About this RNA:
The prediction has a mean pLDDT of 77. A computed fold for a 420-nucleotide RNA from a Blastocatellia bacterium, annotated as Bacterial RNase P class A. Rfam family: Bacterial RNase P class A. By type it is a ribozyme. Rfam describes the family as follows. Ribonuclease P (RNase P) is a ubiquitous endoribonuclease, found in archaea, bacteria and eukarya as well as chloroplasts and mitochondria.

RNA sequence: GGAGUGGGUUGGACGGUCGCCGGCGGAUGGGGCCAAGGCUCCGGAAGCGGGAGGAAAGUCCGAACACCAAAGGGCAGCGGGCUGGUUAACGGCCAGGCGGGGCAACCCGACGACAAGUGCAACAGAGAACAGGGCAGCCGAUGGCUCUCGAAAGAGGGAACAGGUGAUGCGUGAAACGGUGGGGUAAGAGCCCACCAGCGCCGGUGGCGACACUCGGCGGCUAGGUAAACUCCUCGCGGUGCAAGACCAAAUAGGGAGGCGUCAACAGGACGGCCCGUCCAAGUGCCGGACCCUUCGGGGCGAGGACACGACCUCCGGGUAGGUCGCUCGAGCCGGUGGAGCAAUCCCCGGCCUAGAUGAAUGACCGUCGCCCGCUCUUCGGGGCGGAGACAGAAUUCGGCUUACAGACCCGCUCCCCGU
Numbered sequence: 001g002g003a004g005u006g007g008g009u010u011g012g013a014c015g016g017u018c019g020c021c022g023g024c025g026g027a028u029g030g031g032g033c034c035a036a037g038g039c040u041c042c043g044g045a046a047g048c049g050g051g052a053g054g055a056a057a058g059u060c061c062g063a064a065c066a067c068c069a070a071a072g073g074g075c076a077g078c079g080g081g082c083u084g085g086u087u088a089a090c091g092g093c094c095a096g097g098c099g100g101g102g103c104a105a106c107c108c109g110a111c112g113a114c115a116a117g118u119g120c121a122a123c124a125g126a127g128a129a130c131a132g133g134g135c136a137g138c139c140g141a142u143g144g145c146u147c148u149c150g151a152a153a154g155a156g157g158g159a160a161c162a163g164g165u166g167a168u169g170c171g172u173g174a175a176a177c178g179g180u181g182g183g184g185u186a187a188g189a190g191c192c193c194a195c196c197a198g199c200g201c202c203g204g205u206g207g208c209g210a211c212a213c214u215c216g217g218c219g220g221c222u223a224g225g226u227a228a229a230c231u232c233c234u235c236g237c238g239g240u241g242c243a244a245g246a247c248c249a250a251a252u253a254g255g256g257a258g259g260c261g262u263c264a265a266c267a268g269g270a271c272g273g274c275c276c277g278u279c280c281a282a283g284u285g286c287c288g289g290a291c292c293c294u295u296c297g298g299g300g301c302g303a304g305g306a307c308a309c310g311a312c313c314u315c316c317g318g319g320u321a322g323g324u325c326g327c328u329c330g331a332g333c334c335g336g337u338g339g340a341g342c343a344a345u346c347c348c349c350g351g352c353c354u355a356g357a358u359g360a361a362u363g364a365c366c367g368u369c370g371c372c373c374g375c376u377c378u379u380c381g382g383g384g385c386g387g388a389g390a391c392a393g394a395a396u397u398c399g400g401c402u403u404a405c406a407g408a409c410c411c412g413c414u415c416c417c418c419g420u
Base pairs, nucleotide, nucleotide: 001416002415003414004413005412006411007410008409009408010407012369013368014367015366016365017364018363020051021050023048024047029042030041031040032039033038053391057402058401060400061399062398063397064396065241066240067239068238072276073275074274075273077237078236079235080234081233082096083095084094085093086092097111098109099108100107101106112232113231117230118229119226120225134170135169136168137165138164139163142162143161145158146157147156148155149154178196179195180194181193182192183191197222199219200218201217202216203215204213205212206211245325246324247323248322255316256315257314258313259312263310268280269279270278283309284308285307286305287304291300292299293298332352333351334350335349336348338347339346340345372387373386374385375384376383377382
């Protein structure tokens, strides 16, 4: 000097003139009461502070908070899947393990199981997993053909048909059943053996652990790929969401239909689906055996019974859609040569209060300066002209992830070239 890689900050500043939202404040003024000291209500001036983001976006995760009367078990459904740590929690972050990419710094991983089962892999190829012989090559013992000898049985030879051949060579494909040497065989093959490689299991050593070990032993003879295929294993999970929800005011029709029995009963309902268990709600009236009292008219109590209304449940229909709260002090932010930790993060000390709108405020204009780009001049200090200035706006709030971003700056690391 060049290329790359990991992380961080910023993305305009100052002044002026007008214009918005909210907080503190409480002036002029007005009303009411009075024990005449004041009290209280309305109203809102001056003044003093504050007012969009690193992503406010996406709505992909996780929560806080609210409601569903309380709440258990199971199934379905959904989400996760290496280990340890961190956190309110997470599928996030940090550190590691294993696998892959890269010369490297670093980056990526949907990272349990294919010897539980069922599937899938176009085309090509003989054959794609209970795989498999196409061509060439080799064999041709055995069955068949043929020749010689032989009375026969049989012996010897030839070609190579049937047949054999997971090794060799070729071919197809993304991928085609381990290597060397020997035995064995008609030839040949883990068919068998020795030594390797791979896989599985056991033990030892190191590590919290995942795992690692040119540590030891045993085994089988090599059991392909794919689970972001169905599935199996294991861990976890109520639902809906600030348009949640609470309160006030007003208005309408408490109107209509059905169910259900006699009120811990049925039907129904109970945190979204199904099942089980458990729970939910107010009775009133009528008849009335037995029993008690009686002035004999009746009264009291009440087992039980039928039904009506109500309660309860479901559906239809109607009204309101206005105001207040929720609404911003938070798992909050900033600083620290503080402490622990490799780190994420946690603890301690000090300081700060920084939007709460509701058809939706935070804006417009002017001037100067600064950053960037182009042209030009230069006494190299700088000057002049023109242009441009990213992504993009809170709406309950946080922790993350993902996506977008003109320009400017800082820190660490890796590789290449040159010079010293």

Description: The model forms 94% of the base pairs in the Rfam consensus. It was read from a public genome assembly, where an Rfam model found it. Lineage of the source: Bacteria > Pseudomonadati > Acidobacteriota > Blastocatellia.